[in-house]
RNA sequence: CCAACAGGUGACUAGGGUUCCGGCAGGCCGCAAGGCAGGCGUCUGGUCCGAGAGUUGCCAUCCUGCCGAGCACACGGCGGGACACACGGCGGGCCAAAAUCCCGGGAGAU
Numbered sequence: 001c002c003a004a005c006a007g008g009u010g011a012c013u014a015g016g017g018u019u020c021c022g023g024c025a026g027g028c029c030g031c032a033a034g035g036c037a038g039g040c041g042u043c044u045g046g047u048c049c050g051a052g053a054g055u056u057g058c059c060a061u062c063c064u065g066c067c068g069a070g071c072a073c074a075c076g077g078c079g080g081g082a083c084a085c086a087c088g089g090c091g092g093g094c095c096a097a098a099a100u101c102c103c104g105g106g107a108g109a110u
Stems, first nucleotide, its partner, number of pairs: 007059006015049002020046002022043001023040002027036003061082008085105001087108001091103003
């Protein structure tokens, strides 16, 4: 200086906004009950979005014990174990919108 492997998926959380529900303060109509069109996410909320570098389950993968089968490898059943590490923009994109979402384990840094 260069190169390579580390998979998929469910649930949840940190976080995120504002279509819908609720909340808040007003306006107009109405005797009233209530209705109508807007505003505020600088509203703790419900729905919603949501992590490679958060949690957890399952599958896959690898190693292995016993059993079945078998010349053996492979294969099947039931178990055990492993599955590491991980700093990170600007900018752009999506749904109503935003985001630790996606581009992206990218650029870059160590």

Notes:
This is a predicted structure of a 110-nucleotide RNA (Guanidine-I riboswitch aptamer) from Minwuia sp. Model confidence (mean pLDDT): 79 of 100. The sequence was found by an Rfam model in a public genome assembly. The organism belongs to Minwuia, within Bacteria.